[in-house]
RNA sequence: GCCCCGGUAGCAUAGUGGUCGAAUGUGCUUCCUUGGUAAGGAAGAGACCGCGGGUUCAAAUCCCGCCCGGGGCU
Repeated sequence: GCCCCGGUAGCAUAGUGGUCGAAUGUGCUUCCUUGGUAAGGAAGAGACCGCGGGUUCAAAUCCCGCCCGGGGCU
């Protein structure tokens, strides 16, 4: 330098154009349970989707550029 994959709550992932602007696990907060912990149960907060631009009535999702991470080739 070129090619491929990825970047979405603290962490790990889902979502592949449209139903309300986002789901699951874990973690976090509060409560229940206990003599007290752990385990279990209930409720809640937390991301507008790496950045910029484009296409579209509509973009996390498609296109272009850039940044970051992983892998491969020379």
Record summary
The prediction has a mean pLDDT of 80. A computed fold for a 74-nucleotide RNA from a Conexivisphaerales archaeon, annotated as transfer RNA. The sequence is in RNAcentral, with records from ENA. Its Rfam family is "tRNA". The organism belongs to Conexivisphaerales, within Archaea.